[in-house]
RNA sequence: GCCUGCUUAGCUCAGUGGUAGAGCAGCUGUUUUGUAAACAGCAGGUCGUCAGUUCAAAUCUGACAGCAGGCU
Numbered sequence: 001g002c003c004u005g006c007u008u009a010g011c012u013c014a015g016u017g018g019u020a021g022a023g024c025a026g027c028u029g030u031u032u033u034g035u036a037a038a039c040a041g042c043a044g045g046u047c048g049u050c051a052g053u054u055c056a057a058a059u060c061u062g063a064c065a066g067c068a069g070g071c072u
Stems, first nucleotide, its partner, number of pairs: 001071007010024004018055001026042005048064005
């Protein structure tokens, strides 16, 4: 330099055009002498950035950034 893949909650990951979800972690409550476990509930996201397409974009297209792999 070229090619491919990935970027979504604190972490690990779903979600292939129609109001963003799960598990773990966190907080509150119940229970307990207390802690843990269990159960119930709550909170946490401008979906890497900027544009484009579309009535409508996490999702499709382009550029850029970061990470990983391959080729030379």
Background: Model confidence (mean pLDDT): 82 of 100. A computed fold for a 72-nucleotide RNA from a Candidatus Roizmanbacteria bacterium, annotated as transfer RNA. NCBI's taxonomy places the organism under Bacteria, Bacteria candidate phyla, Candidatus Roizmaniibacteriota. The sequence was found in a public genome assembly. Its Rfam family is "tRNA". About the family: Transfer RNA (tRNA) molecules are approximately 80 nucleotides in length. By type it is a transfer RNA.